Predicted 3D model of a 77-nucleotide RNA (transfer RNA) from Wohlfahrtiimonas larvae. RNAcentral records the identical sequence in 8 taxa. Its mean pLDDT, the model's own confidence on a scale to 100, is 81. Its Rfam family is "tRNA". Rfam classes the family as a transfer RNA.
Parts: sequence; structure tokens; C1' cells
RNA sequence: GGGCCUUUAGCUCAGUUGGUUAGAGCUCUCGACUCAUAAUCGAGCGGUCGCUGGUUCGAGCCCAGCAAGGCCCACCA
Repeated sequence: GGGCCUUUAGCUCAGUUGGUUAGAGCUCUCGACUCAUAAUCGAGCGGUCGCUGGUUCGAGCCCAGCAAGGCCCACCA
């Protein structure tokens, strides 16, 4: 330098053919249960979907550029 993959909640990840309010599990907080703790159950908190633009009536999803991480190939010394 070339190609491919990944980027969504504190963590691990879903998200269908672009459509009505962006989700799950774990963590955390509060409550119930218990003599108490754990487990279990209930409720809650938490997101400008990596960044900047574009397309569209409408973008987490499509397009371009950039950034970070990973894999492969090539080049130089």
C1' cells in the first nucleotide's frame, strides 16, 4: 500500500425487506422474601447506534470519507 470483518447501554450481544416508542442477558440501585445473607421474584436507572457528511417523506440498517480494533496479502530495508 491492497482486500475482508467488527464498532449499538458500564460488560457480552440481538436488531428481519429502511417504517410507528431502539431491545435482551449480566452488572448497578430500590423493594419483597429471610433472624440475617445468598438464591429467587418485582420495579427502576442507563443509548445522540464510533465520528462527519450524503440519499430518502423516513436511516441502527443504504452510500462516501475518516477513526479504532482484528485477519489475510503485497512491498521496502